The prediction has a mean pLDDT of 82. Predicted 3D model of a 523-nucleotide part of an RNA (large-subunit ribosomal RNA, domain I) from Chaetosphaeridium globosum. It is recorded under the gene name rrl. The RNAcentral record of the full RNA draws on ENA and SILVA. Taxonomically the source falls in Chaetosphaeridium (Eukaryota, Streptophytina, Coleochaetales, Chaetosphaeridiaceae). Rfam family: Bacterial large subunit ribosomal RNA. Its family is annotated with ribosome and structural constituent of ribosome in the Gene Ontology.

Context: one part of a larger RNA
RNA sequence: GGCUUACGGUGGAUACCUAGGCACCCAGAGACGAAGAAGGGCGUGGUAAGCGACGAAAUGCUUCGGGGAGCUGCGAACAAGCAUAGAUCCGAAGACCCCCGAAUAGGGCAACCUCUUGUACUACUUGCUGAAUCCAUAGGCAAGAAAGAGAUAACCUGGCGAACUGAAACAUCUUAGUAGCCAGAGGAAAAGAAAGCAAAAGCGAUUCCCUGAGUAGCGGCGAGCGAAACGGGAUCAGCCUAAACCGCGAAAGCGGGGUUGUGGGAGAGCGUAUUUUAGUUAGUAAUGCUAGGUGAAGCAGUUGAGAACUGCACCGUAGAUGGUGAUAGUCCAGUAAUCAAAAGCAUAUCUAACUUUUGCUCCAACCCGAGUAGCAUGGGACACGUGAAAUCCCGUGUGAAUCAGCGAGGACCACCUCGUAAGGCUAAAUACUCCUGGGUGACCGAUAGAGAAGAAGUACCGCGAGGGAAAGGUGAAAAGAACCCCCAUCGGGGAGUGAAAUAGAACAUGAAAUCGUAAGCUU
Repeated sequence: GGCUUACGGUGGAUACCUAGGCACCCAGAGACGAAGAAGGGCGUGGUAAGCGACGAAAUGCUUCGGGGAGCUGCGAACAAGCAUAGAUCCGAAGACCCCCGAAUAGGGCAACCUCUUGUACUACUUGCUGAAUCCAUAGGCAAGAAAGAGAUAACCUGGCGAACUGAAACAUCUUAGUAGCCAGAGGAAAAGAAAGCAAAAGCGAUUCCCUGAGUAGCGGCGAGCGAAACGGGAUCAGCCUAAACCGCGAAAGCGGGGUUGUGGGAGAGCGUAUUUUAGUUAGUAAUGCUAGGUGAAGCAGUUGAGAACUGCACCGUAGAUGGUGAUAGUCCAGUAAUCAAAAGCAUAUCUAACUUUUGCUCCAACCCGAGUAGCAUGGGACACGUGAAAUCCCGUGUGAAUCAGCGAGGACCACCUCGUAAGGCUAAAUACUCCUGGGUGACCGAUAGAGAAGAAGUACCGCGAGGGAAAGGUGAAAAGAACCCCCAUCGGGGAGUGAAAUAGAACAUGAAAUCGUAAGCUU
């Protein structure tokens, strides 16, 4: 020096655990804001750095309910206090709510400055004024009233709109109307009551799912893109206006009338029940939510500790779960079941009032949504790349018809069939989850699971946009080691606690690499 064995150090793997996550389901909600939000700054405590809470009335104030013995947050200790005359705590309603921030008196390098102490700006109403330009109008000023502004995870609608990529290169094409940006709205949004689909038979608004179907098609016919109807389901709901005509009015306009495709209405004549449908307002019981209450049944031996084991019992509309010194239906909190609200919120029943809804015949040609439809041209959307290219939308130009009308049925024409454009509204079935309550898991278990189980979007890095960690476990209970000794401390030896101290705070288990001590063998 090497090997082996034993005992230790270092180290923090492994197994165990969970305080935190992840995914999904059901239900709710999708609230906020000029009455100042979201988000922050700075403060408020006896000692107070951080987090949470709160706001100069500041670790809180008031009222009304609940609750019933302790309390002064995380968070110990000390100090000082509160509380059965009901505190702390839980719920509902209110008060207060500094400064910044849409930020709005003016300014500003946010949380600051200044003054004359002011709703800044826009929209609205009224009044006073008032140009070019006489009247007028625009504009200005003031007052009133209080509508807008900002925020918002995803979902939704619209506008603008890539590239990498694929095509084994690349340009049409694809990625993709995606990402991104902007605007706007709602709890959903959008769409929606046929100028539809279909095919000789018919259906009857929209939306969503299954199927049709990777079909028909489109396509440098390459890469790729990719329907629709029928059928089966979910859910179902239909309405209002313009015009003709009448009335009022100088007109604008308002009221009546009218709303349809077996065409309808207007006009003329005739006739009717009072029922049904829907809405608004007011009142009203009920139910649910926002605190809670009651809630069955076990003892003994054994142990450090019993819930395990042994013995003998009991409850069960409760044998979910968690805790308790090991594994508890009967110890605790609960669970099944049942009861409950002063106050607030939600749903919606019933009652009353008001409004609203429904025919037949005839005539005739008054009305039936115009710079519209169509067409030309240039584009876009349609699964459809200009194609034989219908359909829909936009730019430019042109430009009809009014029911003997007009549009569509994938160029176009005829026949036939279907529908009735150029005005509007509309619940449900559908999409999503920043958030609230409940629940589930062949989800994770500290290099995992969220980046974050600890002061985590923290420390730290960056001028900034931005990037972004590490770090869990004494014990049942601190009983956290009085006292003595070595000793500057650190650290250690006794003593003591404890079931255990090789559980001693660098604390449960304690692998390997690695370091040492001892012995044996070997060189």